About this RNA
This is a predicted structure of a 90-nucleotide RNA (c-di-GMP-I riboswitch aptamer) from an uncultured Steroidobacteraceae bacterium. The sequence was found by an Rfam model in a public genome assembly. The coordinates come from a structure-prediction model, not an experiment, and the mean pLDDT is 82. It matches the Rfam family "c-di-GMP-I riboswitch aptamer". Clan: c-di-GMP_I riboswitch clan.
RNA sequence: CGAUUUAAAGGGCAAACUCACCGAAAGGUGGGGACGCAAAGCCUCCGGUCUACGGGAUAUGCAUGUGCCUACGACAGCGGGGUUGCCGUU
Numbered sequence: 001c002g003a004u005u006u007a008a009a010g011g012g013c014a015a016a017c018u019c020a021c022c023g024a025a026a027g028g029u030g031g032g033g034a035c036g037c038a039a040a041g042c043c044u045c046c047g048g049u050c051u052a053c054g055g056g057a058u059a060u061g062c063a064u065g066u067g068c069c070u071a072c073g074a075c076a077g078c079g080g081g082g083u084u085g086c087c088g089u090u
Stems, first nucleotide, its partner, number of pairs: 002090003012037002017032006035077001041083003045080003048075003054070003057066003
């Protein structure tokens, strides 16, 4: 420098649930907590999924309402892709 299936050691992360805060929501951040994870580190490029404040559509004379549509919001612990990387092995 390249490759890396398993095992070991030391460590790492943290699902559900819960408390506080942020958010319209999905969800996020921090504390507790561990279902799991060898990239469960990082990045929304592709697909997928979730949400729908606003906008659209629709109803109505108006006020206003809506179970429909919409991502500009979110999920990297849904899959693919990109990128970086510890120990050991080779």